[in-house]
RNA sequence: GCCCGGGUGGCGGAAUGGCAGACGCAGGGGACUUAAAAUCCCCUGGCCUUUGGCCGUGUGGGUUCGAAUCCCAUCCCGGGCA
Numbered sequence: 001g002c003c004c005g006g007g008u009g010g011c012g013g014a015a016u017g018g019c020a021g022a023c024g025c026a027g028g029g030g031a032c033u034u035a036a037a038a039u040c041c042c043c044u045g046g047c048c049u050u051u052g053g054c055c056g057u058g059u060g061g062g063u064u065c066g067a068a069u070c071c072c073a074u075c076c077c078g079g080g081c082a
């Protein structure tokens, strides 16, 4: 240099154009226990002027009524070829 795969909450990771974050871990609260562990139940993205509004899939654009998903550029990580 060329080709392929990947980047999504605190972490792993799902979602192949239609409610973004299923499921698990971690964390918080509660039940149980003499106490704890285990187990069970509930909750947990961010910001703001908080009955609500806005933002959020590496970054910047584009296509579309609608994009994590398709297209272009670019950054980073892994693999292959030279």
Stems, first nucleotide, its partner, number of pairs: 001081007010025003018065001026044006045055004058074005

Transfer RNA from a Puniceicoccales bacterium, 82 nucleotides, folded computationally. It matches the Rfam family "tRNA". About the family: Transfer RNA (tRNA) molecules are approximately 80 nucleotides in length. Its mean pLDDT, the model's own confidence on a scale to 100, is 80. The source organism's lineage runs through Bacteria, Pseudomonadati, Verrucomicrobiota, Opitutia and Puniceicoccales. The sequence was found in a public genome assembly.